RNA sequence: AUAUAGGACAAGCCGAAGUUCGAUAGAACACGGGGAAACCAUUUUUGGGGUGAAUCCGCUUUACAGCGGUAGGGACUCCCUUAUCCCGAAUCCGUCAGCUAACCCCGCAGGCUUAGAAAGGGAGGUAUC
Repeated sequence: AUAUAGGACAAGCCGAAGUUCGAUAGAACACGGGGAAACCAUUUUUGGGGUGAAUCCGCUUUACAGCGGUAGGGACUCCCUUAUCCCGAAUCCGUCAGCUAACCCCGCAGGCUUAGAAAGGGAGGUAUC
């Protein structure tokens, strides 16, 4: 000097998963999800349903896997558009749940990045005169 690994701090990204109090356990607020009347709607082995952007189609294989596309979703801007690069999973309930006011219950994790690929249009705020 370079490379790799680990730790701390900082700034960020996906996501509901943030803030405050507390020695801790935990609590509160914010955010998110589910169940549950009437009315309306629907048709349950061809099982059905939930969380999530993650659904569907084709090729290939004995099958798994794989390849190509796709509904949909993400990228440090307050919004929109264009461009480019990516994701397009996983899992839970257990024969059962449509919508649904009152009411009831639950979650509040995990995983990553290191100065960059941006441009156009619009909106708002602050400071000074």
This is a predicted structure of a 129-nucleotide RNA (c-di-AMP riboswitch aptamer (ydaO/yuaA leader)) from Allolucifera butyrica. The sequence is in RNAcentral, with records from Rfam. It matches the Rfam family "c-di-AMP riboswitch aptamer (ydaO/yuaA leader)". Gene Ontology terms of the family: regulation of gene expression and cyclic-di-AMP binding. Rfam describes the family as follows. This family represents a conserved RNA structure found upstream of the ydaO and yuaA genes in Bacillus subtilis and related genes in other bacteria. The ydaO/yuaA element is thought to act as a genetic 'off' switch for the ydaO and yuaA genes in its native state. It is believed that the element may be triggered during osmotic shock leading to activation of ydaO, a predicted amino acid transporter gene, and members of the yuaA-yubG operon which code for KtrA and KtrB K+ transporters. The model forms 92% of the base pairs in the Rfam consensus. The coordinates come from a structure-prediction model, not an experiment, and the mean pLDDT is 80.